The RNA shown here (Glycine riboswitch aptamer) has 94 nucleotides and comes from a Paracoccaceae bacterium. The source organism's lineage runs through Bacteria, Pseudomonadati, Alphaproteobacteria, Rhodobacterales and Paracoccaceae. Rfam family: Glycine riboswitch aptamer. Rfam's curators write: This family represents the bacterial glycine riboswitch. Gene Ontology term of the family: glycine biosynthetic process.

């Protein structure tokens, strides 16, 4: 120095789903806005659970954007898996 393979920061793109019902409170007293409580729904922070396939086969190992929906979301804003694309720290190879 270059490649890659983790993590991590910064830009940029990023879907889905009820601005339900009800009670309070706030307020410029309105069409907003919190906040608790049913019901409905949604997958793409997290997190859990499986298959091929390996094994020392009692049994373990291990995946996903699949499944669950505990958490989270359901006007916008914010989040947001994943992508691009700049750097940083580590390993490993040359």
């Nucleotide at each position: 120095u270059u490649g890659u393979c983790g993590c991590u920061g910064a830009c940029g793109g990023g879907a889905g789903a009820a601005u339900c019902c009800g009670g309070g409170g706030c307020c410029c007293c309105g069409c907003g806005c919190c906040c608790c409580g049913g019901u409905g729904c949604c997958g793409a922070a997290g997190g859990a659970g499986c298959a091929a396939c390996c094994g020392c086969c009692c049994c373990g190992g291990u995946a996903a954007a699949c499944u669950c929906u505990c958490a989270g979301g359901c006007c916008c804003c914010u989040g947001a898996a994943c992508c691009g694309c700049c750097g940083g720290c580590g390993g490993c190879a040359a």